Predicted 3D model of a 123-nucleotide RNA (Guanidine-I riboswitch aptamer) from Trinickia dabaoshanensis. The source organism's lineage runs through Bacteria, Pseudomonadota, Betaproteobacteria, Burkholderiales and Trinickia.
[in-house]
RNA sequence: UCUUAGGGGUGCUAGGGUUCCGGUUCGCGAGAACGACUGGUCCGAGAGCAGCCCGGCACCGUCCGGCGCGGUCUCAAGACGCGCUGCAAUGGUGCUACACGGCGGGACAAAAGCCCGGGAGAU
Numbered sequence: 001u002c003u004u005a006g007g008g009g010u011g012c013u014a015g016g017g018u019u020c021c022g023g024u025u026c027g028c029g030a031g032a033a034c035g036a037c038u039g040g041u042c043c044g045a046g047a048g049c050a051g052c053c054c055g056g057c058a059c060c061g062u063c064c065g066g067c068g069c070g071g072u073c074u075c076a077a078g079a080c081g082c083g084c085u086g087c088a089a090u091g092g093u094g095c096u097a098c099a100c101g102g103c104g105g106g107a108c109a110a111a112a113g114c115c116c117g118g119g120a121g122a123u
Base pairs, nucleotide, nucleotide: 007054008053009052010050011049012048015043016042020040021039022037023034024033025032026031055096056095057094058093059092060091061090062089064086065085066084067083068082069081071080072079073078098118100121104116105115106114
């Protein structure tokens, strides 16, 4: 300097604004305005939470197949047991690390620790 990887989801929270609800003000009313209106709906974290789910990795088995060995039954084939091995299925246990971070832009009604972005940059 370059490349690859650092997984995905669900629920919740920090946080966020104002489409809807509610609230406040104005108005005879229809309705209008207001988010420096607590809130409900809504959005919502790579670096937040979760004895969560899926996936991935490692180890240990079960089952199935192949090879070999041993004793028993047996004419033989074959059955049983043990060992090695293969990968398909399946079960269990463990691991899934580390992570400082703008400006600016984007979407939805709008904004944001959302997305650009494990970016630019820094160490």